[in-house]
Molecule: SAM riboswitch aptamer (S box leader)
Organism: soil metagenome
RNA sequence: CUCAUCCAGAGCGGUGGAGGGAACGGCCCAAAGAAGCCCGGCAACCGGCCCGUCAGGGCACCGGUGCCAACUCCGGCCCCCAUCUGGGGGACAGAUGAG
Numbered sequence: 001c002u003c004a005u006c007c008a009g010a011g012c013g014g015u016g017g018a019g020g021g022a023a024c025g026g027c028c029c030a031a032a033g034a035a036g037c038c039c040g041g042c043a044a045c046c047g048g049c050c051c052g053u054c055a056g057g058g059c060a061c062c063g064g065u066g067c068c069a070a071c072u073c074c075g076g077c078c079c080c081c082a083u084c085u086g087g088g089g090g091a092c093a094g095a096u097g098a099g
Base pairs, nucleotide, nucleotide: 001099002098003097004096005095006094011039013038014037015036019029020028021027024075025074026073040068041067042066045064046063047062048059049058050057051056072093077090078089079088080087081086
């Protein structure tokens, strides 16, 4: 840089001690203990395995990642609908994988 996906899923464990949710603005989570690490789990993107009418479907014992509060927690720019404050769509940005 390109492509795909982002409304599902995942611990009443150990350790650790104050932070965390990308940034900004919000709003939240946190000593009834945050991050990190270990174990555990989820998922199935790549590999792998199985079926195949070759389009696709399935499995998760194994390898490479990833993930385990809130829709990518919400918003910011544009459009539509409704109307006092909300709903929907699309960008931007971001995340993950593959190349």